[in-house]
RNA sequence: GACCAGAAACGGCAAACCCCUCGUGAGAGGGGGGCGCACAACGAGGGGCCUCGUGUCGAGGCGGCCCAGUUGCCAAA
Numbered sequence: 001g002a003c004c005a006g007a008a009a010c011g012g013c014a015a016a017c018c019c020c021u022c023g024u025g026a027g028a029g030g031g032g033g034g035c036g037c038a039c040a041a042c043g044a045g046g047g048g049c050c051u052c053g054u055g056u057c058g059a060g061g062c063g064g065c066c067c068a069g070u071u072g073c074c075a076a077a
Stems, first nucleotide, its partner, number of pairs: 006074001012037002017032006035064001041070002045067003048062006
């Protein structure tokens, strides 16, 4: 120095729920909140789930469902 492993520390993010705004809706943004997360960071590429419509198709949503990709903090037995 690298890998496996994930104890500890410094920080980070923020589920349910409540309030405001936007959207027909799934949901999104902001504030509070904190269940959890080593990337719970980024992007809808593949799968999956969900919504709407004039429905064998079209338009959307979810990255805190999985795979793959890019980037990435600390670090003990």
Overview:
A computed fold for a 77-nucleotide RNA from Conexibacter sp. DBS9H8, annotated as c-di-GMP-I riboswitch aptamer. The source organism's lineage runs through Bacteria, Actinomycetota, Thermoleophilia, Solirubrobacterales and Conexibacter. Model confidence (mean pLDDT): 80 of 100. The sequence was found by an Rfam model in a public genome assembly.